[in-house]
């Protein structure tokens, strides 16, 4: 900081995605350690078991009795012994003293903290700042004074009893620091008075009067007269003040969502008087008054605990509210209240109520949102641990005693920090993997090997380090004290105290030994091959998008690339996103100006002075807790992390000094520029009513008369002897107003159009008399106007005309067209309230070049008039600079530049729908969503494509003309059928007499049947032979088998070697007309031999692109030619080539001739618009001339970027797939030649311009040696004999070319036309002509008498017509390919058809009109609106009934009554969720169905 995604490309618009960061996260794979942190976000569900608040004997009265003392027993061990005992006293018991431990009790203190969780709350609950003159505060800390005399109880306890238990009751007994009474008694309360201050009630001080108090208590020491007293010290303890601390209350301002929630509230606003609190209030009561609160959002309904802080940005925002801190609120639900200094009380009491537990069934007991733990929920969240050593807290005088507060461990990669998995050398670049062009590459110094180190780990030692003071003992000095006492305070020294822990953390030994994943690799976004699969894969995908036979997207392996004890995915937030734009967006066409006015509240507002200070600016000090954030230092070996410290907590928030310019506020002025009025004009379809008038249509009536009168593309239907159209006369009635009439004129808009006439609003001009900012704001709501159509009531209807009907067209036609018609269209009231109400452009107000119209006025100038000319105001246009816009295009009538107000706008669909709500007779408007879905949708330009859009030009494209096809048999190809096979491609022009220039075997690929397996054909490599060839014989349809004759070369040390050739083996391979022409070269069709297609450089455009290459002329051409911001240039055109047509020259045999000349085959002439004449700037175009030929002389070869994925894998050639005893070779017979009917391309005819018979004439172009093959003879004839000449200007196909000339016949018939068909009999090629050749004789003698729709070729030596040669070819031509022979007719001309080229224009097309697309209907899926109704719920209201309990009341006392009310009940309504047959419409889903509305002029221009 951006980046993908809409198009063929572009700019913008605009939305979806993705990159970063961050979580209490949770999933998937995987996991070595250590420090610090964190850890039920769901069910404020239910809980089982421990545990969490006690404590004091220095307050009291009992139980209870250990240690320890004494005291009489008892005698052990052990020693002495004269063995008789004897010292000797343990244990043991037993009495007494003693009173520790420990029990409950009565009493103080504490259980109001600390610890949890966030259910409720939108509140003074929180945050900030403030006030209490309206407040209380126990411990504590100061000061100042007290601590006196008495009294009666009662629990324990004992003793009777009730009860399953929980507990209870009577009787008797006792204590106090427990209760009660009295004295004292003030700086406290009241009452009263004074004096000083205040901020409304008021508040300090100072005097006098009144009531009101306690524990004579415990403990140390000391004396003393000891059932106890005094004094002293301390610890309680009364009172008072004051402090600190902790709390109560009031209060401005702050922080959310819906207006499809607009009205709310009866204790509700306020008084007064009572009561009630610590205290102030309607807080509560009685009465009186009738007020409050709200568009600056009440009320209601939803969701929420609030900060400090946390993530995230650049910053302003935007989220969130977990751990640490601060505050609130709850404690199973709901109510109350009592004790207390404090609760209305998590681990107290009542009570109602759900749920659990015990129970003798009578009746009790209980609350983890405290620490673990357990069930459930959930995607998910820990040990039923260890210590009070330490902080810290209760309670003691204190030891100490409790504390699941804390301090630690334990569990989990949840999260951060930090360290390791090893360093260094180490090419033969090993082995194996993957790839490959088979050469290599690549993993890779990697590994192996050598050498080194030892974090970490493992064993051992060491460390009782730090983290601890306090009490106690002794000692020293103070303090109080009569004391050397005790007691308090300080100091030393000794003593003792550790959950964690044998833990950090040091020291030694020992091994590289135990220790790497995870996701990615088409673009975005770093990193690429191969094989697997085949729109398949229980494939991928965050967007775009990949997969349908060579996927860098799937899957799998190599290799890569990224973080790394982690990776990766989900979800959620911030950012990106300027995509709500305050910083910082916009409305002509992309979404977006209300159809148009007045106008109330709001916003904003002209010149000058004074004042004043709300806002603005700016100095002081107060506040913003700490923690965090940040800077600094410092400790943890570093770092997370911890400490100190500074800074800072913005513009917050109150406080008080200044400062006056600007806004605001107050007062003045203005002979004034905005507005507004007068006064003199002026124009006008401006609006409202009322009266007359003319044309025309229709009708009536009257003349007149019979149709062709209406209508269209064409017709019909209609009208007409019942009198029509036409025409002439003459009435009736509606309804609109020709010319004029104009991008002219009015009006807010809508919208006005003959004429008078009456009433009315506005605009403008010119003065500058008046007033003196009065102004602005299509100004939110409000309130008027407001086309057509359409609604009511009552009229009126001439044309005209929805609906209707008939007729037509169509495949249909409910439509376009045609004939009629009704409601409407008029006119009066009254509704409706919308349009593309549009300039798709709100209003206002200055400012910013110009030029030329034209409408209405004004002033000058000149001027007999008309006029003309400059200048200025107000409309209304076209044109264009600056600027601006995406762009198109605006452009002093702004879309510029500013300023004020107001609407709207925020991706497409749903949807202007649905639902509420308001308005309307109804039709319907007015406000206005969501689920779901899709990743675009829209806008401007651009280049092409195409149009039943337009202009220009070509072409055998029409036309004008010769001649065929289509109809007949026949040949030949195609589809189709059929078949054992009828091999295979070719498919619209550009397939079909095409591959195929030639299927009887072969060809040959295709059926059937025999074979055959390294192969028919190539290399290699082993072993044998020595040939190969050729021959014979037997099987056999042949392949093919079996026998048999026949048999090398070179060189040598003779052993062999080599070379060929065969055979046999073995596997590498051979081999495939197997599929892909949609992998491919290569080569071919075709638009088209059309005239086009491109490129450098400049220019022009944000920029695809345009320019050039357009436009004027001209050509067969983009050919030239003049001219232009183009200017050059390349491929195309045309020329250079071949070939014909004239001449020369040369040169010539086989030609030809004997003069000339043909002919053959080489080189040259020659043609260029070169000359005249006209036109015209030129190009060039017309006409002559001259000439064998004129304006490219006729013909060829030659085909520009490009398009059909155009044909061809069966020519050959080649990737990758597929077969490999067969999909390959190889034989024999069959197919490929089938037929019913179908389409193409052809030859032959239908005849007389002709058939047949006789005669006669006159080319070219090729061909030949496995060939042509003469001359003679046969033979009607195909032919046969025959074998001269000729490798060819010699000879031969080829004596004769045929059409054609000349003579004869046939006479218009299905014929002397026409020949198919068949029959007999031969011919000729071939091993063979049955399936299946040609040809000849004779015979036979179908169709057919010029061909419907409909279509082909041709423009001159063309067409038509006649023959001829040639490739292939043993043979087989109606085809192909080439050769000459005769030899026309037409072109006005471009309107039409077909194609092409160019300029334009419109396009919702870009696979490009064979394109896009719309709707019904049918099928499936989603969600979602209605809906009889149903379930549960929420919250109020009315009425019943009413627990406990304050409060009142009542009673000697139990006790009872009232007011209030939780909870239940009952009832009608309100709400929003759920569900519910049925139905609407919606949206989504490769190929259903029917039609063809939109995009071109979309075939009837579209829209609203």
């Nucleotide at each position: 900081u951006g980046a993908u995604u809409u198009u063929g490309a572009u700019c913008a618009u605009g939305g979806c995605u993705c990159a970063g960061g961050a979580c209490g996260a949770a999933c998937g794979c995987u996991g070595g350690c250590g420090g610090c942190g964190u850890g039920c976000c769901u069910a404020a569900u239910a809980c089982a078991u421990g545990c969490a608040a006690g404590u004091c004997g220095a307050g009291c009265g009992c139980g209870g009795g250990a240690a320890g003392c004494a005291g009489a027993c008892g005698g052990a061990a052990u020693c002495c012994u004269u063995c008789g005992g004897g010292a000797g006293g343990a244990a043991g018991a037993c009495u007494g003293u003693g009173g520790a431990a420990c029990g409950a009790g009565c009493g103080g203190c504490g259980g109001a903290u600390g610890g949890g969780u966030g259910a409720g709350u939108a509140a003074c609950a929180c945050g900030u700042g403030g006030g209490c003159a309206a407040c209380c505060u126990g411990c504590c800390u100061a000061u100042a004074a007290g601590c006196u005399u008495g009294g009666g109880a009662u629990a324990a306890c004992u003793u009777a009893c009730g009860g399953a238990a929980a507990c209870g009751u009577g009787a008797g007994c006792u204590a106090a620091u427990a209760c009660c009474a009295a004295a004292u008694g003030a700086u406290g309360u009241c009452u009263u008075u004074u004096a000083c201050c205040g901020c409304c009630u008021g508040g300090u001080a100072a005097a006098a009067g009144a009531a009101u108090a306690a524990a004579a208590g415990g403990c140390g020491g000391c004396a003393c007269u000891u059932u106890g007293u005094g004094c002293u010290g301390u610890c309680a303890c009364u009172u008072a003040u004051a402090g600190a601390u902790g709390g109560g209350c009031c209060u401005g301002c702050g922080g959310u969502g819906c207006a499809u929630u607009a009205g709310c509230u009866a204790g509700u606003u306020g008084g007064u008087g009572g009561g009630g609190u610590a205290a102030u209030g309607g807080c509560c009561u009685a009465c009186c008054a009738a007020a409050g609160c709200a568009a600056c959002g009440a009320u209601g309904c939803a969701u929420a605990g609030c900060c400090g802080a946390c993530c995230u940005g650049a910053g302003a925002g935007g989220g969130u509210g977990a751990u640490c801190g601060g505050c609130c609120a709850c404690a199973c639900u709901g109510g109350g209240a009592c004790u207390g200094a404090g609760a209305c009380a998590c681990g107290g009491c009542c009570c109602a109520g759900a749920c659990u537990c015990c129970u003798a069934c009578g009746g009790g007991a209980g609350g983890c949102a405290g620490c673990a733990g357990u069930a459930g929920g959930g995607a998910a969240u820990c040990u039923u641990c260890c210590g009070c050593a330490a902080u810290g807290g209760a309670c003691g005088a204190a030891a100490g005693u409790c504390u699941g507060a804390c301090g630690g461990a334990g569990c989990a990669a949840c999260g951060c920090c930090g360290c390791g998995u090893g360093a260094g050398u180490g090419a033969u670049g090993a082995a194996g993997g993957u790839c490959u062009u088979c050469g290599g590459a690549u993993c890779g110094u990697a590994a192996a090997a050598c050498u080194c180190u030892g974090u970490u780990g493992u064993u051992a030692g060491g460390g009782a380090a730090g983290a601890a003071c306090a009490a106690g003992u002794a000692u020293c000095g103070g303090u109080c004290g009569a004391a050397u006492a005790a007691a308090c305070c300080g100091g030393u020294a000794c003593c003792u105290u550790g959950a964690c822990g044998g833990u950090a953390c040091c020291u030694a030994a020992c091994c590289a030994g135990a220790a790497a994943g995870c996701c990615c690799c088409g673009g975005c976004u770093a990193a690429c091959u191969a094989c697997g699969u085949g729109c398949c894969a229980g494939g991928c995908a965050g967007c775009c998008g990949c997969g349908g036979u060579a996927a860098u997207a799937c899957g799998u392996a190599g290799g890569g690339g990224g973080c790394a004890a982690g990776c990766g995915u989900u979800g959620u937030c911030c950012g990106g996103a300027a995509u709500u734009a305050u910083u910082g967006g916009g409305c002509g066409u992309a979404a977006a100006g209300c159809g148009c006015g007045c106008g109330c509240a709001g916003g904003c507002g002209g010149u000058c002075u004074u004042u004043u200070a709300a806002g603005u600016c700016u100095g002081a000090a107060g506040u913003g807790a700490a923690a965090u954030c940040u800077u600094g230092u410092g400790g943890u070996u570093c770092a997370a992390c911890c400490a100190c410290a500074a800074a800072g907590c913005g513009g917050c928030c109150a406080u008080u000094g200044g400062a006056a310019a600007c806004u605001g506020a107050a007062a003045g002025a203005c002979u004034u520029u905005g507005a507004g009025u007068g006064c003199a004009g002026a124009g006008g379809a401006g609006g409202a009513g009322a009266a007359g008038g003319g044309a025309a249509u229709u009708u009536c009536a009257c003349g007149g008369g019979a149709g062709c009168g209406g209508g269209g593309g064409a017709a019909a239907u209609g009208g007409g002897u019942a009198g029509a159209u036409a025409u002439g006369u003459g009435g009736a009635g509606g309804a609109a107003c020709a010319c004029c009439a104009g991008u002219g004129g009015c009006g807010a808009a809508g919208g006005c159009g003959a004429c008078u006439c009456u009433c009315u609003g506005g605009u403008u001009u010119g003065u500058a008399a008046c007033u003196g900012a009065c102004g602005c704001u299509g100004g939110a709501g409000g309130u008027g106007c407001g086309a057509a159509a359409g609604c009511g009531u009552g009229g009126g209807u001439a044309g005209c005309g929805a609906a209707c009907a008939g007729g037509a067209u169509u495949a249909g036609a409910u439509a376009c067209c045609c004939u009629g018609g009704u409601a409407g269209u008029c006119c009066a009231c009254g509704c409706c309230g919308u349009a593309a109400a549009c300039g798709a452009u709100g209003a206002g107000u200055g400012c910013u070049a110009g030029g030329u119209g034209u409408u209405a006025g004004g002033g000058g100038g000149u001027u007999u008039c008309c006029g003309c000319c400059c200048c200025u105001u107000a409309g209304u246009g076209c044109u264009g600079a600056a600027g601006u816009u995406a762009a198109c295009g605006c452009a002093u009538u702004a879309a510029g530049c500013a300023c004020u107000c107001c609407g709207c706008c925020u991706g497409g669909g749903g949807a202007g729908u649905a639902c509420g709500g308001c308005c309307g007779c109804a039709a319907g408007g007015c406000u206005g969503a969501a689920a779901c879905u899709c990743a675009a949708a829209a806008g401007a330009a651009u280049u092409g494509a195409c149009g039943g859009g337009g202009g220009c030009c070509c072409g055998c494209a029409c036309a004008a003309g010769c001649g065929g096809u289509g109809g007949a048999g026949c040949a030949u190809g195609u589809g189709g059928u059929u078949u054992a096979a009828u091999u295979c491609g070719a498919a619209g022009c550009a397939a079909c007499g095409c591959g195929a220039a030639g299927a009887a075997c072969c060809u040959u690929a295709c059926c059937a049947g025999g074979u055959c397996u390294u192969g028919a054909c190539a290399u290699c490599c082993u072993u044998c032979u020595g040939c190969c060839u050729a021959c014979u014989c037997u099987a056999g349809a042949g392949a093919u088998a079996g026998a048999g004759u026949u048999u090398u070369c070179c060189u040598u040390u003779c052993g062999g070697g080599g070379a060929c050739a065969g055979a046999a083996g073995u596997g590498a391979c051979a081999g495939g007309u197997g599929g892909u022409g949609c992998a491919u070269g290569g080569u071919u069709g075709u638009c088209g031999u059309c005239a086009g297609c491109u490129c450098g450089u400049g220019u022009c455009g944000u920029g695809a692109g345009a320019u050039g290459u357009u436009g004027g002329g001209u050509u067969a051409a983009g050919u030239c030619c003049a001219u232009c911001a183009a200017c050059g240039a390349g491929c195309g055109c045309a020329a250079c080539c071949c070939u014909u047509a004239u001449a020369g020259u040369u040169a010539g045999u086989u030609g030809g001739a004997u003069u000339u000349u043909u002919c053959u085959a080489a080189c040259u002439a020659g043609a260029c618009u070169g000359c005249c004449u006209c036109g015209g700037u030129a190009a060039c175009g017309g006409g002559g001339a001259g000439g064998a030929a004129g304006g490219a002389g006729g013909g060829g070869a030659u085909g520009a970027u490009g398009u059909c994925a155009g044909g061809u894998c069966a020519g050959u050639a080649u990737u990758a797939c597929c077969c490999u005893u067969a999909c390959a070779c190889c034989c024999u017979g069959g197919g490929c030649u089938a037929g019913a009917a179908a389409c193409a391309c052809g030859a032959u005819a239908c005849a007389a311009u002709g058939g047949u018979u006789a005669g006669u004439a006159c080319a070219a172009u090729g061909c030949g040696c496995a060939g042509u093959g003469a001359a003679g003879c046969c033979g009607c004839g195909a032919g046969g004999u025959g074998g001269a000449g000729c490798a060819a200007a010699u000879c031969g196909c080829a004596u004769c070319a045929a059409a054609g000339c000349u003579a004869g016949u046939c006479u218009c018939a299905g014929u002397u036309c026409g020949g198919a068909u068949u029959g007999c009999a031969g011919g000729c090629u071939g091993a063979a002509a049955c399936u299946c050749g040609c040809c000849u004789g004779c015979a036979u003698g179908a169709a057919g008498u010029c061909g419907g729709a409909a279509u082909c070729g041709c423009u001159a030596g063309u067409a038509a017509u006649c023959g001829c040669a040639g490739a292939u070819c043993a043979g087989c031509a109606a085809g192909c390919u080439g050769c000459g022979g005769u030899g026309a007719a037409u072109a006005c001309g471009u309107u039409c058809c077909c194609g092409g080229g160019u300029c334009u224009u419109g396009u919702a097309c870009a696979c490009a009109c064979c394109g896009c697309c719309c709707g019904u209907c049918a099928a499936g899926c989603c969600a979602u609106g209605a809906g009889a109704g149903u379930g549960a719920c929420c919250a109020a209201c009315a009425c019943c009934c009413g627990a406990a309990g304050u409060c009142c009341g009542a009673u000697u006392a139990g006790u009872c009554g009232g007011c209030c009310u939780a909870a239940g009940g009952u009832g009608g309504g309100g709400g929003g969720c759920a569900u519910g047959a049925u139905u609407g419409g919606g949206g989504c889903u490769a190929a259903g169905u029917c039609g063809u509305a939109a995009c071109a002029a979309g075939g009837u221009a579209u829209c609203a």

The prediction has a mean pLDDT of 81. A computed fold for a 1504-nucleotide RNA from an uncultured bacterium, annotated as small-subunit ribosomal RNA.